[in-house]
RNA sequence: GGAUGAAUAGCUCAGUUGGUAGAGCAUUGGUUUGAAGCGCCAAUAGCACAGGUUCGAUUCCUGUUUCAUCCA
Repeated sequence: GGAUGAAUAGCUCAGUUGGUAGAGCAUUGGUUUGAAGCGCCAAUAGCACAGGUUCGAUUCCUGUUUCAUCCA
């Protein structure tokens, strides 16, 4: 320098062909206990960045950034 893949909640990951963004763990509050833990209930929290297409974009297109692998 070129090619491919990845970027979604604090962490690990879904989101099947564009139509209200989810799970587990974690955190906080409540309940329970003599206290703590376990269990139960509830809440908080997010689509890497910038444009474009569209009535509507995590999803499609372009560029940028970071990471991984391969080729030279």
Predicted 3D model of a 72-nucleotide RNA (transfer RNA) from a Chitinophagaceae bacterium. The RNAcentral record of the sequence draws on ENA. NCBI's taxonomy places the organism under Bacteria, Pseudomonadati, Bacteroidota, Chitinophagia, Chitinophagaceae. The coordinates come from a structure-prediction model, not an experiment, and the mean pLDDT is 80.